This is a predicted structure of a 172-nucleotide RNA (c-di-AMP riboswitch aptamer (ydaO/yuaA leader)).
It was read from a public genome assembly, where an Rfam model found it.
Of the family's consensus pairs, 96% are formed in the model.

[in-house]
RNA sequence: ACGCGUAAUGCGCCGUAGGCAGGAGCGGGGGACCCAGGUAAGCCGCCGGGCCCGAUGGCCGAAAGACCGUCAGGACCGGCUCGGGGUGAAGUCGCGUGCUAGGACAUGCGACCGGGCAACUCACUUGGCCCGAACCCGACAGCUCACCUCGUAGGCGUCGGUGAGGAGAAGU
Numbered sequence: 001a002c003g004c005g006u007a008a009u010g011c012g013c014c015g016u017a018g019g020c021a022g023g024a025g026c027g028g029g030g031g032a033c034c035c036a037g038g039u040a041a042g043c044c045g046c047c048g049g050g051c052c053c054g055a056u057g058g059c060c061g062a063a064a065g066a067c068c069g070u071c072a073g074g075a076c077c078g079g080c081u082c083g084g085g086g087u088g089a090a091g092u093c094g095c096g097u098g099c100u101a102g103g104a105c106a107u108g109c110g111a112c113c114g115g116g117c118a119a120c121u122c123a124c125u126u127g128g129c130c131c132g133a134a135c136c137c138g139a140c141a142g143c144u145c146a147c148c149u150c151g152u153a154g155g156c157g158u159c160g161g162u163g164a165g166g167a168g169a170a171g172u
């Protein structure tokens, strides 16, 4: 420089690196009616804080009542992630081992499922190979107009077969 996967691409400004509440394109999330689903079914976890209410014990008191301790409940505030959700192909299930009260988790195997394998494009391939990570929200989430909001990282140089369409060259 060209090209591939991807939303991941250009432009502008500042700039050493790099950055920007800049702008375009592209992509994602939240969020009504209607619709869908559910229907009085299930779930609503853990830690901490003060407040409110109740029970109970103590102390003072004639009583009322205040104060102190314990327990249960309520709404609120803050934090967490074994519930739930989101981005992404990166999931589901089964078996074994380790850990554990059990799960989650870690690891190995298998089945199913999902993604990739370019050079004109598309489709198929019961051929072959590789991959199935990571991160985020924080008890909350169906769809979704208005509206709100976020991202535009990173990686790589890629095996064959069949068919259809397109383009080009030469000849007539």
Stems, first nucleotide, its partner, number of pairs: 002157003009024001011022001012020003025152006035142001045080005051074002054071005060065001083140001084137004091112008113132005120165006127159001